[in-house]
RNA sequence: UUAUAAAGAAAGGCAGAGGGAUUAGACCCGAUGAAGCCUUAGCAACCCUUCGGUAAACGAAGAAGGUGCUGCAUUCUACCACACCCAGCGUGGAAAGAUAA
Numbered sequence: 001u002u003a004u005a006a007a008g009a010a011a012g013g014c015a016g017a018g019g020g021a022u023u024a025g026a027c028c029c030g031a032u033g034a035a036g037c038c039u040u041a042g043c044a045a046c047c048c049u050u051c052g053g054u055a056a057a058c059g060a061a062g063a064a065g066g067u068g069c070u071g072c073a074u075u076c077u078a079c080c081a082c083a084c085c086c087a088g089c090g091u092g093g094a095a096a097g098a099u100a101a
Base pairs, nucleotide, nucleotide: 001101002100003099004098010040011039012038013037014036018029019028020027023078024077025076026075041070042069043068046066047065048062049061050060051059052058074096079093080092081091082090
């Protein structure tokens, strides 16, 4: 810089009090065991492989390898616009963060 995100996928061992990125608020998870580390298993299909395509785009299939991921929408809100009598897990976008190339 570009792309993606309400889908999907957990058991065991060590450990021992925190965790859901940061700040604030809300709401949750946690001694029926948090974070972290390890093992195994799985999910997905970004890179990748095969086929189609002159090629690019794109489409179909796959999963050996490189990452990633396996509570809650990126847990929700925060800034802007729209909608709304009020209220309200309303809609779209931005910012920030995450992952990949």